Annotation: This is a predicted structure of a 75-nucleotide RNA (transfer RNA) from a Thermoplasmatota archaeon. Rfam family: tRNA. It is annotated as a transfer RNA. The coordinates come from a structure-prediction model, not an experiment, and the mean pLDDT is 84.
């Protein structure tokens, strides 16, 4: 330098191809239930404007362009 994969709550992930309501699930966290008590189990809750900027659109995590970061391949 070229090519491919990835960046979404504290951590890990789905959703992207084919754009539409309050963005999924698990762990963790907070509150409650259960228990003599703890764990397990059950119920509820908070938490991400989706790497950044610009564009397309009535509407963008999703499409387009550029940039940044991580991993891999080639030279």
């Nucleotide at each position: 330098a070229g090519c491919g994969g990835g960046g979404u709550a504290g951590g890990a992930u789905a959703g992207c191809c084919a754009g539409g309501a309050g963005a999924u699930u698990c762990c963790g966290c907070c509150g409650g239930g259960c228990u003599c008590a703890u764990a397990a189990c059950c119920c509820g809750g908070a938490g991400a404007u989706c790497a950044g900027u610009g564009g397309u659109u009535c509407a963008a995590a999703u499409c387009c362009a550029c940039u940044c970061c991580c991993c891999g391949c080639u030279a």